[in-house]
Parts: sequence; C1' cells; structure tokens
RNA sequence: AUGAACCCCGCAGGAGAGCAUCCCGGUUUCGGCCGGGGUCCCCGAAGGCGAAACCGCCCCGGAAACGCUCAGGGAAAAGGACUGCGGGGGGAUG
Repeated sequence: AUGAACCCCGCAGGAGAGCAUCCCGGUUUCGGCCGGGGUCCCCGAAGGCGAAACCGCCCCGGAAACGCUCAGGGAAAAGGACUGCGGGGGGAUG
C1' cells in the first nucleotide's frame, strides 16, 4: 500500500429425492394438525469417511462438483455446498 490465503457479517441467487406406510403420545371445530419411534423406497450440496488427477519420484500429508451414505435430507418453510456484490478482520507479499 487500491496488499494474497483465510475468517466473520449483510444483501441477492442456490439443486436433488415418498406431504410413503405402521405404531405411540398430545391436541381437535372430528376434517385433521403436531411430536416421537419402527419398516420399505429414494437423494447428495451442511458435516463425516474414502479417494482419482496433481503437488518432479517413494512414504507421509494435502486433496474434486468423483465414490460411500455414518450423519443429514425427500410439499412449502427452514437448512443448504457453492456463486456474485458490499463491509469488517487478517496479515503473506512488495
């Protein structure tokens, strides 16, 4: 210094897949609604694990929007990787 990575805040955008079914509890204007649990089917973009390519080579480590589906999710809302803009911190670097 009009200063990298990275972190935080605000605004805007942001996909996929059963409003499945059974049981229990609560509530009800008796139509349902809410919460919890079981079973089956399914999704990948919180998190987690694996891991291709690459980091000259080996080990280690890092590591994709790839794989798994533990977790999470399958009307809307919420959440949401990630993207853009603005602000703040940060200090590599010069």
The RNA shown here (Glycine riboswitch aptamer) has 94 nucleotides and comes from an Alphaproteobacteria bacterium. Of the family's consensus pairs, 91% are formed in the model. It was read from a public genome assembly, where an Rfam model found it. The source organism's lineage runs through Bacteria, Pseudomonadati, Pseudomonadota and Alphaproteobacteria. Its mean pLDDT, the model's own confidence on a scale to 100, is 80. It matches the Rfam family "Glycine riboswitch aptamer". From the family's description: This family represents the bacterial glycine riboswitch.